About this RNA
This is a predicted structure of a 1480-nucleotide RNA (small-subunit ribosomal RNA) from an uncultured Planctomycetota bacterium. Its Rfam family is "Bacterial small subunit ribosomal RNA". Rfam links the family to the GO terms ribosome and structural constituent of ribosome. The prediction has a mean pLDDT of 83.
RNA sequence: CGCUGGCGGCGGGGUUUAGGCAUGCAAGUCGCGGGGGAAAGCCUUCGGGUGAGUAUACCGGCGGAAGGGUGAGGAAUAGUUCGUUAACGUACCCAUUGGACCAGGAUAAUUCCGGGAAACUGGUUGUAAUACUGGAUGCUGCAGCGAUGUCUUUGGGCAUUGUUGUGAAAGCGACGGGAUCCUUCGGGACCGUUGGCCAAUGGAGCGGACGAACCCUGAUUAGCUUGAUGGUGGGGUAAUGGCCUACCAUGGCGAUGAUCAGUAGCCGGCCUGAGAGGGUGUUCGGCCACACUGGGACUGAGACACUGCCCAGACUCCUACGGGAGGCUGCAGUCGCGAAUCUUCCACAAUGGACGAAAGUCUGAUGGGGCCACGCCGUGUGCAGGAGGAAGGCCUUAGGGUUGUAAACUGCUGUCAGAGAGGGGAAUUGCCGUUUCGCAACAAGGAACGGAUUGACUGCCUCUCAGAGGAAGCCCCGGCUAAACACGUGCCAGCAGCCGCGGUAAUACGUGUGGGGCAAGCGUUGUUCGGAAUUACUGGGCAUAAAGGGUGCGUAGGUGGUUUUUUAAGUCAGUGGUGAAAAUCCAGGGCCCAACCUUGGACCUGCCAUUGAUACUGAAGAACUUGAGUGUGUGAGGGGUAUGCGGAACGUUUGGUGUAGCGGUGAAAUGCGUAGAUAUCAAACGGAAGGCCGGAGGCGAAGGCGGCAUACUGGUGCACAACUGACACUGAGGCACGAAAGCGUGGGGAGCAAACAGGAUUAGAUACCCUGGUAGUCCACGCCGUAAACGAUGAGCACUAGAUGGUCGUGUCGUGUGGCAUGGCUGUUGGAGAUAAUUUGUUAAGUGCUCCGCCUGGGGAGUAUGGUCGCAAGGCUGAAACUCAAAGGAAUUGACGGGGGCUCACACAAGCGGUGGAGGAUGUGGUUUAAUUCGAAGCAACGCGAAGAACCUUACCAGGUCUUGACAUAAUGGGAUUAAUUAGUUGAAAGAUUAAGGAUUUCCAGCAAUGGAGUAACCAUUACAGGUGCUGCAUGGCUGUCGUCAGCUCGUGCCGUGAGGUGUUCGGUUAAGUCCUUUAACGAGCGAAACCCCUAUUGUUAGUUGCCAGCGCGUAAAGGCGGGGACUCUAGCAAGACUGCCGCGUCCAAGUUGGAGGAAGGUGGGGACGACGUCAAGUCAUCAUGGCCCUUAUGACCUGGGCUACACACGUCCUACAAUGGGUGGUACAGAGGGUAGCCAAGCCGCGAGGUGGAGCCAAUCCCUUAAAGCCAUCCUCAGUUCGGAUAGCAGGCUGCAAUUCGCCUGCUUGAAGCCGGAAUCGCUAGUAAUCGCGGGUCAGCUACACCGCGGUGAAUCUGUUCCUGAGCCUUGUACACACCGCCCGUCAAGCCACUCGAAUUGGUCGCACCCGAAGUCAUAGCCCCAACCGCAAGGAGGAGCGUGCCGAAGGUGAGGCUGGUAAGAGGGACUAAGUCGUA
Repeated sequence: CGCUGGCGGCGGGGUUUAGGCAUGCAAGUCGCGGGGGAAAGCCUUCGGGUGAGUAUACCGGCGGAAGGGUGAGGAAUAGUUCGUUAACGUACCCAUUGGACCAGGAUAAUUCCGGGAAACUGGUUGUAAUACUGGAUGCUGCAGCGAUGUCUUUGGGCAUUGUUGUGAAAGCGACGGGAUCCUUCGGGACCGUUGGCCAAUGGAGCGGACGAACCCUGAUUAGCUUGAUGGUGGGGUAAUGGCCUACCAUGGCGAUGAUCAGUAGCCGGCCUGAGAGGGUGUUCGGCCACACUGGGACUGAGACACUGCCCAGACUCCUACGGGAGGCUGCAGUCGCGAAUCUUCCACAAUGGACGAAAGUCUGAUGGGGCCACGCCGUGUGCAGGAGGAAGGCCUUAGGGUUGUAAACUGCUGUCAGAGAGGGGAAUUGCCGUUUCGCAACAAGGAACGGAUUGACUGCCUCUCAGAGGAAGCCCCGGCUAAACACGUGCCAGCAGCCGCGGUAAUACGUGUGGGGCAAGCGUUGUUCGGAAUUACUGGGCAUAAAGGGUGCGUAGGUGGUUUUUUAAGUCAGUGGUGAAAAUCCAGGGCCCAACCUUGGACCUGCCAUUGAUACUGAAGAACUUGAGUGUGUGAGGGGUAUGCGGAACGUUUGGUGUAGCGGUGAAAUGCGUAGAUAUCAAACGGAAGGCCGGAGGCGAAGGCGGCAUACUGGUGCACAACUGACACUGAGGCACGAAAGCGUGGGGAGCAAACAGGAUUAGAUACCCUGGUAGUCCACGCCGUAAACGAUGAGCACUAGAUGGUCGUGUCGUGUGGCAUGGCUGUUGGAGAUAAUUUGUUAAGUGCUCCGCCUGGGGAGUAUGGUCGCAAGGCUGAAACUCAAAGGAAUUGACGGGGGCUCACACAAGCGGUGGAGGAUGUGGUUUAAUUCGAAGCAACGCGAAGAACCUUACCAGGUCUUGACAUAAUGGGAUUAAUUAGUUGAAAGAUUAAGGAUUUCCAGCAAUGGAGUAACCAUUACAGGUGCUGCAUGGCUGUCGUCAGCUCGUGCCGUGAGGUGUUCGGUUAAGUCCUUUAACGAGCGAAACCCCUAUUGUUAGUUGCCAGCGCGUAAAGGCGGGGACUCUAGCAAGACUGCCGCGUCCAAGUUGGAGGAAGGUGGGGACGACGUCAAGUCAUCAUGGCCCUUAUGACCUGGGCUACACACGUCCUACAAUGGGUGGUACAGAGGGUAGCCAAGCCGCGAGGUGGAGCCAAUCCCUUAAAGCCAUCCUCAGUUCGGAUAGCAGGCUGCAAUUCGCCUGCUUGAAGCCGGAAUCGCUAGUAAUCGCGGGUCAGCUACACCGCGGUGAAUCUGUUCCUGAGCCUUGUACACACCGCCCGUCAAGCCACUCGAAUUGGUCGCACCCGAAGUCAUAGCCCCAACCGCAAGGAGGAGCGUGCCGAAGGUGAGGCUGGUAAGAGGGACUAAGUCGUA
């Protein structure tokens, strides 16, 4: 804040403007200090009395310094804790001791006279005090001078004491008494009691001052300071002190953070947390500070004073304009501000405070009430029974389920709220009474007991009454997170804390139902801690995730070897003090319980003091040698600086020889060259760099260092053990070195080469390639100070398995091409351990110690700004706003690569034949149309769904019709003038309509009449039918594809933190993850293979419809016939092939190769069979199906049309272009199928399609059925033809209701394009391609040249894998995982946001310098005035006022520092589905 809201208890309530305030109240009291002294009222004899010596203004005393409020300021003068005061104060209170004597002069009030609007004020008169003053006395006071003792840190304190000086008072008030005295006769002295007064001491409580420790952020604040640091004298204060002042000295603070800037009241506590911590300081309590803003003092015990004073300022109010008044950060309240915070209440009854002797008065402290669900706690909104599980709602598989014992209904109870009654908060003081103490005595006064009295508020407690009556909401329901369904919506509306939902089936949006949670609240927002070990003290890191400084030297600091003595700072232990209370915790107690309140304990982890301990650390002293250093001897080395010298190569110049090219590239060109290049020879000059040796070899701190020689020089190894004696390690700041590039000055310049020029490449090419070429590269001097300055690994020390190299030493055995031992440096591999993993592993990234540097999500950004360094370029230091939910590391599995290896496939190559060109057929796109129905779309759509669109099909269009419907089921009613059937009219038909027709049906009762019940078709009504309407991205099923590719997995085990791996990899082999060997794997499954079918060979069985060798009959011929089973064949059963055998070579094996035998040989050939999965692949139009949609229409029927259109484009085919051919004649050989609404023979007719005819056949019997290519013969002779057949005309045939849109066939005639096809592209490895015909399905017919099958003839080439395509395995890289059709960068263009710079302009704040100078303290040998005391007086002492001086707030002026606001314009940055350009 939103929605909602019964009651009570206890708490809390202006966090913002320390902004402004109307009004009322919040501090007074005392007559028992004093002088004075009413009135109203009542009574009255009207004189007065009473009220009343009451109230009370004034003088005086005490209190207004407490209580209450707020948190502005303040980072230390605060706060907290502990100390110090030997440097101090103290009214009221308590205790003790002593005292209060003698005097005096005023002044308010009052009276009178004035001024002023007011506030207020002047003069006169006049009086008192517990007001004021003088003197006396005076202690243990104070001051000076001393003495003694004791204590102590300077210096003094404390106790006792001597002496000198000095310092007081109110004997006042009240009450009572009447022994004594006085009297103005009132009384007083006096006595008693009581309250006060003075001095001194002590106490309690409260204060002042001082010290130490702790106490926020910033170094993009590094230097600050002149009363500053100290001393002496003085002043001041209650008191120390530069607190102040004069003089003297020159100090003081700071990297352990001074100064400056920002922010902030501090604490007990509170919230959180296991703790350590982190955050916070509201209520309650302690302290501080403030009181409109700034300054100041007065009074006082105490203030520099919240409701006192003075001054200045701002603001508000009054005014007669002359002048005045005010201060809510007290309680209420008001305006303003704001997201936001209450009543102008009651009472002093209780507790406490001020005054008072007391009664009492005052008290917005306080006690209470009111408002607010703001918090915590308690409590209620009923309880029990109640099933036909009512109705209603919601869901539904329509059966039911759920809401739900929930309700209704029955019985009961009575908390809270409501009404009434009673009780408690009340104890005192004082009053009354009794007793007692007290006094000379009574009284007063004190003490004890008893009695009466005192309530603002009361919602608290108890009892009674009534009646289920008055009392439930909010959020959520995808996961985290408890709880789901329906409808609506359709990336819209919306949700969302994070992930993310929503694009037509949303458990996430909205609503409903149901459910979950909490409950008088619920949810949201904000804030803090936690989780977060995510700032890591407890308790993190830095090779690759953010993070080691580029390297060294070294200051401060931190840390530091062995032995011993002392000390006791750290450390440890005991004791004492303190650590307020409250709070928290524990144990009790009181409110019915709880919250709350209360008692006791514990705690307060700290600080201080004191007494001990002494291992360790520290400090001081004394020793030691192993750390470190020195020394002696002896090594290795591109360590550094300087100087000199030499050779090769290169370029240039000169000369010679020589001729046409050279050079350069993928290929070229620019360039050079006939003025002679390149090439070659000789000579000269020049600069730079250092071949071989040369090596993960050496040296150096790093950067880095390489020809030879010399000079100078640094570091370092080994051996020895002479010397020093901890001298060490690290190292913030600091200093030095520091590749390349770059800069300055001066040289030098051969080669190379940014920029630049040209040539190429390219879409472009400001690049890569080529030809040139300047800075630069080189030297000297001076800057710069950065690098992937890398081992991406700081330095030092110690410890913790090894193996094997390189290099530099030493010792030893001893001589060898040797061995052993021991050190330094430098590699490889590897164990334990470490690590997120990769990896590392005595050269640690292991185990420890010491010190330094650095990190804390990505981007913004190493940017801006400030500072600093630099000649510049730039370096160092180094943010924020804003934005994202990631960025990142290592590893894994895939996918991908114009990465690699191995292997395969008609993938290429080698061949054969095609397509692409022509004509036609067919499908598609497009276009057209009323409609040209729909689907299929790279491979894997396109002769595909469709194995057959004239009607039908048919889904499309036009028109005509039907509405429970063309089709299904059920219900209700009617149902014999009904239906079937027949006929008529109309119509294109569908349909509409008319007429005829029609067992008087079944069952029961009954003789019958008749009554009742039921019923097919039909009619009416209702549920419903129907949809080739949508969604294949809601689905099932089916299918395509990778791909017949060899893969895909599992169990157990093992490895890994894990994803995952292994197995399945390696080596062979195979068509194959096929098999073998190896092997942390061993096995298994789905695939492969095999099993199945066809085919190739043989055997056997069986012979009809098949066959016919032999025997017979028979014909022109013919298995035609009798017979036969031999053969072919048919179709059952068997056999056969398994690398089985042999050879060679594979280490072996698996297997390969060759051979034999065999019909067939290494899967014999073909088919069926298709792993896990991929493509949101295809199909809602085969079928099924969720959801949605239509319901006199998106359903149904009919006629006609359309699916057959036609400028064009593509796919698949057919026929060709011809002679390997075409025509004609003759002639030969198949297989597999089909057939009764069928196939149809013979015969006859027709040129033919066909007609006629009717035999046979439900089929190894009959028919379709002549196969064709082929072979033989002949013509054609290379031509648009005797090729080719399109197109067209005429005449016919067939099917069918129908042949126009729109069928097929025949005959005659016509005779188009086309002469082998561009780029490109397809198929095929053997009975294959090619070529030839035959059959079938669908089917009335057919567009079939399609599709599915069948046989005939029958090749060529490949013993290769470089390339193209695809695939498999292994490996490698990856910032890809929607997986390269991926990802992704920058400019430009657009929008928006925050920021930086910015001419200038406008604020705030801070200090500095100067001017002015209020109030006021202080000073004053200035002026003037004055009651108390002294003095005879003059006068003095003392004091007031004014003036002056120092200081001094506000104000003014000036130059600055810091920090904001606004801003034309400029700049980069972040973000934003589909913009532009490019992309190694």